[in-house]
RNA sequence: GCGGAAUUAAUUUAGUGGUAGAAUGACUGCUUCCCAAGCAGUAGACACGAGUUCGAUUCUCGUAUUCCGCACAA
Repeated sequence: GCGGAAUUAAUUUAGUGGUAGAAUGACUGCUUCCCAAGCAGUAGACACGAGUUCGAUUCUCGUAUUCCGCACAA
């Protein structure tokens, strides 16, 4: 340099053109003599920009980061 893949909550991950779910973690409450466990609840996310669309996390283009392969040079 070329090609491909990935990017969603603090972490791991599901998902789809129509208000984005779960698990772990955090916090609050209940329970307990206390801790742990358990139960209930709360907050927290679509990498960034542009386009298409009535509507974009999803489709298109670009950018960024990470990973894989190939090529060149040393």

The RNA shown here (transfer RNA) has 74 nucleotides and comes from Candidatus Yonathbacteria bacterium RIFCSPLOWO2_01_FULL_43_27.
Its Rfam family is "tRNA". By type it is a transfer RNA.
The prediction has a mean pLDDT of 80.
The source organism's lineage runs through Bacteria, Bacteria candidate phyla and Candidatus Yonathiibacteriota.